Predicted 3D model of a 1428-nucleotide RNA (small-subunit ribosomal RNA) from a metagenome.

RNA sequence: GUGCGCGUAAGCGGCCUCGGCCGCGUGUAGAGGGGCGAACGGGUGAGUAACACGUGGACAACCUGCCCAAGAGUGGGGGAUAACCUGGGGAAACUCGGGCUAAUACCGCAUACGUUCGUGGGGUUUCGGCCCUGCGCAGAAAGGUGGCCUAUGCUUGCAAGCCACCGCUAUGAGAUGAGCCCGCGUCCGAUUAGCUAGUUGGUGAGGUAACGGCUCACCAAGGCUACGAUCGGUAGCUGGUCUGAGAGGAUGAUCAGCCACAUUGGGACUGAGACACGGCCCAAACUCCUACGGGAGGCAGCAGUGGGGAAUAUUGGACAAUGGGCGCAAGCCUGAUCCAGCCAUGCCGCGUGAGUGACGAAGGCCUUAGGGUUGUAAAGCUCUUUUGGCGGGGAAGAUAAUGACGGUACCCGCAGAAUAAGCUCCGGCUAACUUCGUGCCAGCAGCCGCGGUAAUACGAAGGGAGCUAGCGUUGUUCGGAAUCACUGGGCGUAAAGCGCACGUAGGUGGAUAGUUAAGUGAGGGGUGAAAGCCCGAGGCUCAACCUCGGAAUUGCCUCUCAUACUGGCUGUCUCGAGUCCGAGAGAGGUGGGCAGAAUUCCUAGUGUAGAGGUGAAAUUCGUAGAUAUUAGGAAGAACACCGGUGGCGAAGGCGGCCCACUGGCUCGUUACUGACACUGAGGUGCGAAAGCGUGGGGAGCAAACAGGAUUAGAUACCCUGGUAGUCCACGCCGUAAACGAUGAGUGCUAGCCGUUGGACAGCUUGCUGUUCAGUGGCGCAGCUAACGCGUUAAGCACUCCGCCUGGGGAGUACGGUCGCAAGAUUAAAACUCAAAGGAAUUGACGGGGGCCCGCACAAGCGGUGGAGCAUGUGGUUUAAUUCGAUGCAACGCGAAGAACCUUACCAGCCCUUGACAUGUCCGGACGACUGGCAGAGAUGCCUUUCUCCUAGCAAUAGGUCGGAACACAGGUGCUGCAUGGCUGUCGUCAGCUCGUGUCGUGAGAUGUUGGGUUAAGUCCCGCAACGAGCGCAACCCCCGCCAUUAGUUGCCAUCAUUUAGUUGGGCACUCUAAUGGGACUGCCGGUGAUAAGCCGGAGGAAGGUGGGGAUGACGUCAAGUCAUCAUGGCCCUUACGGGCUGGGCUACACACGUGCUACAAUGGCAGUGACAAUGCGCAGCGACACAGCAAUGUGAUGCUAGUCGCAAAAAGCUGUCUCAGUUCGGAUUGAGGUCUGCAACUCGACCUCAUGAAGUCGGAAUCGCUAGUAAUCGCGGAUCAGAACGCCGCGGUGAAUACGUUCCCGGGCCUUGUACACACCGCCCGUCACACCAUGGGAGUUGGUUUUACUCGAAGACGGUGCGCUAACCGCAAGGGGGCAGCCGGCCACGGUAAGGUCAGCGACUGGGGUGAAGUCGUAACAAGGUA
Repeated sequence: GUGCGCGUAAGCGGCCUCGGCCGCGUGUAGAGGGGCGAACGGGUGAGUAACACGUGGACAACCUGCCCAAGAGUGGGGGAUAACCUGGGGAAACUCGGGCUAAUACCGCAUACGUUCGUGGGGUUUCGGCCCUGCGCAGAAAGGUGGCCUAUGCUUGCAAGCCACCGCUAUGAGAUGAGCCCGCGUCCGAUUAGCUAGUUGGUGAGGUAACGGCUCACCAAGGCUACGAUCGGUAGCUGGUCUGAGAGGAUGAUCAGCCACAUUGGGACUGAGACACGGCCCAAACUCCUACGGGAGGCAGCAGUGGGGAAUAUUGGACAAUGGGCGCAAGCCUGAUCCAGCCAUGCCGCGUGAGUGACGAAGGCCUUAGGGUUGUAAAGCUCUUUUGGCGGGGAAGAUAAUGACGGUACCCGCAGAAUAAGCUCCGGCUAACUUCGUGCCAGCAGCCGCGGUAAUACGAAGGGAGCUAGCGUUGUUCGGAAUCACUGGGCGUAAAGCGCACGUAGGUGGAUAGUUAAGUGAGGGGUGAAAGCCCGAGGCUCAACCUCGGAAUUGCCUCUCAUACUGGCUGUCUCGAGUCCGAGAGAGGUGGGCAGAAUUCCUAGUGUAGAGGUGAAAUUCGUAGAUAUUAGGAAGAACACCGGUGGCGAAGGCGGCCCACUGGCUCGUUACUGACACUGAGGUGCGAAAGCGUGGGGAGCAAACAGGAUUAGAUACCCUGGUAGUCCACGCCGUAAACGAUGAGUGCUAGCCGUUGGACAGCUUGCUGUUCAGUGGCGCAGCUAACGCGUUAAGCACUCCGCCUGGGGAGUACGGUCGCAAGAUUAAAACUCAAAGGAAUUGACGGGGGCCCGCACAAGCGGUGGAGCAUGUGGUUUAAUUCGAUGCAACGCGAAGAACCUUACCAGCCCUUGACAUGUCCGGACGACUGGCAGAGAUGCCUUUCUCCUAGCAAUAGGUCGGAACACAGGUGCUGCAUGGCUGUCGUCAGCUCGUGUCGUGAGAUGUUGGGUUAAGUCCCGCAACGAGCGCAACCCCCGCCAUUAGUUGCCAUCAUUUAGUUGGGCACUCUAAUGGGACUGCCGGUGAUAAGCCGGAGGAAGGUGGGGAUGACGUCAAGUCAUCAUGGCCCUUACGGGCUGGGCUACACACGUGCUACAAUGGCAGUGACAAUGCGCAGCGACACAGCAAUGUGAUGCUAGUCGCAAAAAGCUGUCUCAGUUCGGAUUGAGGUCUGCAACUCGACCUCAUGAAGUCGGAAUCGCUAGUAAUCGCGGAUCAGAACGCCGCGGUGAAUACGUUCCCGGGCCUUGUACACACCGCCCGUCACACCAUGGGAGUUGGUUUUACUCGAAGACGGUGCGCUAACCGCAAGGGGGCAGCCGGCCACGGUAAGGUCAGCGACUGGGGUGAAGUCGUAACAAGGUA
C1' cells in the first nucleotide's frame, strides 16, 4: 500500500493418488528501500551576573518544512541498490563476499514566466543602499489514484488522450516560527584598582541564512574603567506570589512566557529547523554481558526501587473529551492529557443534635462548715434526621456514532439520637483561679522572670478562657521597626564633624532680555501576552472554584502643543567675587644681630661649722673650708613687670629689643573687571608633645637608673643625685580631651551691658552718638530628652562635604598602603551579654565646703583598765552544765533573789483519755481518821472507825468521786525571716507630711529655701505660694513662796500642869491634804530693722523653759521576744506528754564586761554623842528585861500603826597611832557556833577565835558628771522560809571647771561631687591559678578553583594530497571529469609536566579574647577616692 519491490495465508481457477500440488491475481501479516514526523509535547534548574531575562526599538544585514493567495511548469532518458537467493566470519552485538530487482530513491540532457550573477541606462537617497528598465551567462521537476470513450490506435474494452484529486519544480507574496543588533533596567564585595594582543580600529580575503575579529593576512595603537572595568562570591529571568496604609521589603512552588541543560567533556552529521532527553562519533567515570577477542547502557519523561532526609503519593484506568504527529481516508501512536487512588498539606462548606427540664439529684472540687461550684449541665419527657447505613431511580459532559470517570453526581423512600470532639492556655504582656504535692530539688520560660515549706508561674486535680476537625510547637518571610529614615532619622553632652587648609572631578549657583524645548506639564497613537489582583454579571444547592465582560497594568516608544521654573545657546547688568588707590592695628611667619636679670660652674677674697632637705628624717655637700657674702670670668636656656574672658594666625600655635624679607586682615573713597562664585570624593600641603636618623650643643629641668625615706610591701607619691631628652641645623613620624567635644558658605530673625581696631558726626576737647570688622557676659522669640544654645545659634531656610546605626570582642586580627623603627591608616568575623549610655530627680555617702547643737572635745572632779573578792558572759569541760540576749542598742541582761521546789536540762524508776478542759455511759461512794509493811520516791499492798451531799414524797435533776471506750487533752518542740502585742535604738533629735495653687514632658520642686532669732520647722520679716496635720511648746504630777479650809494620832506662841505636849486648853506656828494665788519678757533702759528677740536693771520666794518627772512624730534596723501572753503553719501522741528521787544550772587552764573592798593620816582604832527623809510591819514588826564576847536565844508590853515597832542614822567631834606591807588591807584557811528550812555535802547567810594573801594609786586605752550636780555618808524597800557588793528609792555633807568650737564622736540645716540606691560594711580594676568556648599566628600537610608556558592530540569539520578504488556524464578507444578510501597539515576535548594566584580543611606549639560559684595578690577608678 493513493510512492516501490518481495510476500505466507485467505480467495478464485485447474489437477488430484483426496494427503496435497500448480496457476491467477485483489494483494493481508511481516520485515525492507522511499516520504513525513522525531527540533513539538513532557522533565529539571546544574551552569549562567550574560543582550540570559524584562521592556521598547531595529534588520535597507536574514532564513522559514508543513499552511494560505497568485501566475508559470511537470518533456525525454540512464545507471544502481536493499529486501530476496547464496556462500562465509563472530560467544554475542553484528558483519563481509557473490547474484537478481523496483520506486515519488539516485543521475545526466532539454526547456526558463520568475530567480541568481555579470554588465549598461534612468530615478531616488539618510550616500549604506533601494526602485524601474535593456543585454548576456547559469540553473528545475515525479509521479500516483479514480473516472470518461468524443475525434486517434487496436478486438467488445483498453491504451494514448481528456477530467478530477493527491503529489513534484522554479518564482514571488502572506502567515507562522526562528536568527542577529541596539537603548534602558536587572544581587553583594574596593580587605578586588587597574584590565585587555584578536585585544580596539582599518584594508583585503574567507566563512555564515545573515551583519560583524566570526576567522585569517597585513597596517595602525588602540579599547574598557571611580557613573566601579577586571576579579571573587551568590543566583535561572519574568508575569506574578507573600507582606505593607503606601513607598518599599522578601520571594520566583503550582499556572503562563523566555532561557539553559539531558551521566561528565568535546564534536559534527542529517535536516526547513538540532550541534538533537528516549539519534550518531570520540574521550572519561560508573554499571552490566562476555567464549576475554569484544560488546551494551544513560528515568532532570510516567509509575516504581534503593540511598539520603524532619519530610513529599499508585509499578492504577482511558484515549470518551481537549490537543499533537503521520495518513486521501479508514485509522494508528500519544504516562501530553482526562480521570481514579493515597495524604486534614491548604482553601471552602457541613455535622457530631433541638426544645423542655430543680431554690438545683448523685459524684467530683473548694469551704469561713453556713454553703458555693460543676449546672439546665445530666437523668427524664417531647421532637428532628444533615452525614453515615439500607432499598429504588439515575444524568449533563456527545452536533449522527464513540463515556475511562461511573451505577459517579443528583433525586425518592426506610430505620434510628442513632455512627461522629479534640487541642492549647489560665503571673504580666494576654481572655481565663483555686486546692494539694514539691521545697533553688524536680522542673517552667517568647521577654520580664518563677521554684530556697503557705508557688494563681513547676506537677496533678477541680474550675475557667480561647480556637475547633482541628489545635499547639518549630522553621522561614514581611509587619510592628521612623531600628538604613525616597516618602520618613540623626551627629555640643546619648553612636556620630575629617586636626586644619588649598584645590581636581563632581554637585549647587546673582540680575535682566531673547532663543531652544533636554528636563517639566497637557493631549493623541502604539505597546504593556494570557492567567492573577479589583469591579460587575453568570454557572456548580452555597462557598471555595470556574466562565464572561470591564477596569487597571502607575512602564516604554512615538506624534503634537505649552514655556512659568531648571538646563543649553546668545546678549546686557552690578548688588556676589575680585582689582587699583589712601590709611591702620597686631606675641602672624622666616633669617640675622644685640641687651639685662636669674640659675649653675670656675678663679680670688672675707669667714667658720655647719649647710641642705622634710610631715619628721636620712641619703647628699662641708675643717682638703661648705652654706653665707664680695669681686671677676664662662656657658646655655628662657624672656619677670607691662599682661588684659587683650591682639594675630586656617589649625597646630605665637610674648625681651633692633634690622631685613614676607603672608593675611580691617577701615575709607571712588574707578575698573563683569558671576570670574560656594562646597569639595580622590589628591596636595601644614600639623603640639613625645619619638627616630645624622651632626652640633648641654646652664637649668628631667623619663630611665641609683640612693634615702614612707610602708605589711612601695619597682610609687616625698627627698638627694642623675642619663637620654628638652636647645640648634637638616630629614622623618602624622598622632592628641588636635575641644567650642559644635564642618564650610550665604541670607533672615528683639535687645541690653563690656572690650579691641578703624571711620564719621556733634559740641562743652574729652565726652556723647552713629557705623563697619572682631572678641566676651546676660537675655526675648524659637529650638532642645534635659542640661543648655540664643545675630559668634544648638533658631528659621538653602548648597556642598564628612560621619553614625545596641554593649563587649575591637579601633583588634588578616590583607593592602605608608614608615628606618616605633607605629600610623584602612578595617572585619566567630563568640558573648540584655543591656551599655545621656541628661536630670530624690536620697545616701565623701580622708568636699559653710552654719549650728550635744559632758562631743576642751577646762575640771572622781573612776575603770593593775590587786583580792562578788556577779554576768565567752570558751572549755560534762551524763547535764536547760533556754534566750551578742557593736553602740548582749554581758549585776530575762532572773524583784537555782539547797528541794522553781526547772524548762541529765541519769534512773514509773503512768497512758492522762497533772488540766468539755461531752457520753456505768457505779456509789469519795473521803476523813488509826496503824503497819515494801520502796529512793512516785506508787503499791494491808488495816481500824465513820460514810454520799443538795433539792424533791418519789421518779429524777444537779454536785462530787471512781471506772470504761472514744472524740480529745498536753508539748518551755521548730519557725520572731509567717504574725499580733510589747520593747530597744537613732532621739526628747527637730523634724515628718498633706490639701489647693504654681513651676516642670516627667521623676519631682515650691511651701519646708532666704535674712534674723530660738532649747525648738520657736517666732518675726521677706517670698508663688496660701493654709492645715503629726511632732516642739503648753495643758498633767512632784518640789520651791503665799493664802483659804480642816485640826487627830500632828503642833505648843500665850495660860495652867507634868520626869515627859504628860494632861487641861488652844489651832497662832510647824506639819498634814484639798482648793486657789503667783511669773507674763508684764515694767524700765540699751540693742536690733520701729519686728521677733537679745543684754542689763527694778520688784519678787522664784526671771526669762524656775528645778525634776510623765509624755517618744513619719520612719529605720526582716533589731529583740513563738520561753510572759496570744497565734498561722509544721512536728510528737505508751511520748518531744505526765509523775518522782538524785544530780545539774554553782564545773575551771583561761579571756572580757559590770561592781564591791582597798592600797591609807582628808586615814585606822577607841571614845563621845547632835541632826534626817523615804518607807515597811499580823504566818508580821517586835519595845523592854535576862543569858551569851557575839550571831542569837528565852520571856514579853505595844501596834492592823501621823499613836507601837523596825530605828542605831552615818559622815561629824575628841583622843591615839606617825609612814611601816603598818594598829593599812582584809582575801584565804583552820576551829567553834547561831539562824532559816523536811533537808545547808555538792551549794546558804551570819557570829566568835585564830590565820593575815595580793595590793604602796595602776600600761596602751577608756567611763561618768555642769549644781544641790559630781564626790562622799548612811537609811529604807521589792523579791524572799533563808540567802545582795545587784536593783529601786530616801535624805545628810557638799565642790571644781567651761577660754572656746581647731580637733575626736553623734546629730540638724544649706550647698557641692558621685560610676553608690542591699545606698561606702557601697561600687569596682588588673595579673596569677582552674575549667570550657570561639578565634589569630604557625614548620607544614590535604583538597577545590583559576592562570601562564610546554607537551600529548581521540572523534570531527576544514585545507592539501590522493600513484589505491570507482556505476551514471564526456569520449570510438585510450582516457578524462567527478567521487571515495588512505596519507599529510593546522585547530581542538580529555590527559601530562612545570611555575604561580586564590579559597578552604587539618596542624605540634603559641598569642590575646570571652564566659564561669563564695580562689590568690594588691586597691587603679568612682567623693579632693585619700598623689584631681
The sequence is in RNAcentral, with records from SILVA. It matches the Rfam family "Bacterial small subunit ribosomal RNA".